A computed fold for a 544-nucleotide part of an RNA from Muribaculaceae bacterium Isolate-002 (NCI), annotated as large-subunit ribosomal RNA, domain I. The full RNA is in RNAcentral, with records from Rfam.

Context: one part of a larger RNA
RNA sequence: GGCACAUGAAGGAUGCCUUGGCUCUCGGAGGCGAAGAAGGACGUGAUAAGCUGCGAUAAGCCGCGUGUAGAGGCAAAUACUCAUUGAUACGCGGAUUUCCGAAUGGGGCAACCCACCGUUAGCGAUAACGGUACCUCACCGAGUGAGGGGCGAACCCGGGGAACUGAAACAUCUCAUUACCCGGAGGAGAAGAAAACAAAAGUGAUUGCGCAAGUAGUGGCGAGCGAACGCGCAGGAGCCCAAACCGAGGAUGUAGCAAUGCAUCACUCGGGGUUGUAGGACCGUCGGUGCGCCGACAGCGAAUGUUAGGGGAAGCUUCUGGAAAGGAGCGCCAUAGGAGGUGAAAGCCCUGUACCCGAAAACAUGAACUGCAGGCAAGACGGCACCUGAGUAAGCCGGGACACGAGAAAUCCUGGCCGAACCCGCGGGGACCAUCCCGUAAGGCUAAAUACUACCGAGAGACCGAUAGCGAACCAGUACCGUGAGGGAAAGGUGAAAAGAACCUCGAACAGAGGAGUGAAAAAGACCCUGAAAUCAUGUGCCU
Numbered sequence: 001g002g003c004a005c006a007u008g009a010a011g012g013a014u015g016c017c018u019u020g021g022c023u024c025u026c027g028g029a030g031g032c033g034a035a036g037a038a039g040g041a042c043g044u045g046a047u048a049a050g051c052u053g054c055g056a057u058a059a060g061c062c063g064c065g066u067g068u069a070g071a072g073g074c075a076a077a078u079a080c081u082c083a084u085u086g087a088u089a090c091g092c093g094g095a096u097u098u099c100c101g102a103a104u105g106g107g108g109c110a111a112c113c114c115a116c117c118g119u120u121a122g123c124g125a126u127a128a129c130g131g132u133a134c135c136u137c138a139c140c141g142a143g144u145g146a147g148g149g150g151c152g153a154a155c156c157c158g159g160g161g162a163a164c165u166g167a168a169a170c171a172u173c174u175c176a177u178u179a180c181c182c183g184g185a186g187g188a189g190a191a192g193a194a195a196a197c198a199a200a201a202g203u204g205a206u207u208g209c210g211c212a213a214g215u216a217g218u219g220g221c222g223a224g225c226g227a228a229c230g231c232g233c234a235g236g237a238g239c240c241c242a243a244a245c246c247g248a249g250g251a252u253g254u255a256g257c258a259a260u261g262c263a264u265c266a267c268u269c270g271g272g273g274u275u276g277u278a279g280g281a282c283c284g285u286c287g288g289u290g291c292g293c294c295g296a297c298a299g300c301g302a303a304u305g306u307u308a309g310g311g312g313a314a315g316c317u318u319c320u321g322g323a324a325a326g327g328a329g330c331g332c333c334a335u336a337g338g339a340g341g342u343g344a345a346a347g348c349c350c351u352g353u354a355c356c357c358g359a360a361a362a363c364a365u366g367a368a369c370u371g372c373a374g375g376c377a378a379g380a381c382g383g384c385a386c387c388u389g390a391g392u393a394a395g396c397c398g399g400g401a402c403a404c405g406a407g408a409a410a411u412c413c414u415g416g417c418c419g420a421a422c423c424c425g426c427g428g429g430g431a432c433c434a435u436c437c438c439g440u441a442a443g444g445c446u447a448a449a450u451a452c453u454a455c456c457g458a459g460a461g462a463c464c465g466a467u468a469g470c471g472a473a474c475c476a477g478u479a480c481c482g483u484g485a486g487g488g489a490a491a492g493g494u495g496a497a498a499a500g501a502a503c504c505u506c507g508a509a510c511a512g513a514g515g516a517g518u519g520a521a522a523a524a525g526a527c528c529c530u531g532a533a534a535u536c537a538u539g540u541g542c543c544u
Stems, first nucleotide, its partner, number of pairs: 001543009015529001016493002020464002022461007029453002031151002039100003042055003046078002050074002061094006070082003105114003115132007134148006155186001156184005166173001170220001196203002207234005217225002238445003241389001245271005250265006276423001278388003282383005292376003297371003303365005309357003315330005331348002333337001339351003395417007404430001425440005480487002500528001503515004
């Protein structure tokens, strides 16, 4: 020096565990904000650095309810307090709520600086309280009132809008009407009551799902993209204006001294009226005239639910053991043998579970009832030809949407240019024409079935188990890095219980070690369950 074995050191794999995650299901809730939010800064405790809570009334104040013996958060200790005259705790309601932040008196390098006006108090300096941003709308205009603004995970509608990529290159195309940006709304949103679809038969708003169907098509006919009719389900709901006509007011013109008359109207309001087998207005004839009906309004509010809670069955003995829930013996309950805990493995020990009960207060839903207003509740026949959405429809140019890339290209939207008809009207049925059929544009509203989950409750998993699972099981979006946008960790486990090692010895020692003691165990001693490997040391053996 090598090899082997043994004993240790070092290290933290493995096993076991789980307070945390991940993915779903069902239910709830679906918003907060100028009455100042979300989020912060700074404070706040007897002692207080952090977290949590709270706000100069500051780990809290008041009321009501629940509940019962302890309590003053995490979090020990000491001190001092509170509490059966019911504290602490839990639920509901209220009060307080510094400063910044939409931040809103002005400014500003957020948490700071500087004002003005009014009222009250004071001789005054000054103090306290209130007010003073901008935009929109309304109104006897001068000011007052109402609303808006900001935040929030996804879902929804609208306006903008890529590229990588695919096409085995690439330009049309694709990715994709995606990502991303902006605006807007709600618990959903959008759409929606046929100028629809169909085809000789018919359907009857919209939305979502299954099929039709990867079909018909579209497509450098490449890559790809990709319907509809119809059928079956879920759900189901229909309405209101504009106009004609009538009336009132106003304005203007005109006549008049005036009242007022007449005429006109991009004027305002009320009645009327709302559709395609056309409907309505107006005129005429006939008929009806009133019981009643309706809900998407308001009030009241039964009942139910939510936000604390309450009741809630049934097991003992013995053995092993540190400990019984394990073994053995003999029982019991069960609308409860879900689950968790308890010194090992408990239906009957504890918390609970099934089931039943419960609210002073607040909230949700909202029956019945009441109210006013609205609508419906009567139409038929005949006449008349007044009305039925115009810079619209259509056309042309350009672009976009339609599964459909300009194509034979209908249909829809519109930047430009043009530009009708007026119910004997007009649109559509995939160029276009005819016949036929369907509908009635150029105004508006509308639940449900559908989408989503930041948040709350209950539950589930052939999901993870600390290099896994969220980045984060732990004081993590922290430490740390970066000028910044931003990036972004590591880190769990004594024991059943601290019983966390009094006392003694060595030592400079609050280091460490050896005794002693606790404990089932200290080879569980806080660098603490198990304790692999690399690596190191010591001892022994063999070889050199």
NCBI's taxonomy places the organism under Bacteria, Pseudomonadati, Bacteroidota, Bacteroidia, Muribaculaceae. The coordinates come from a structure-prediction model, not an experiment, and the mean pLDDT is 85.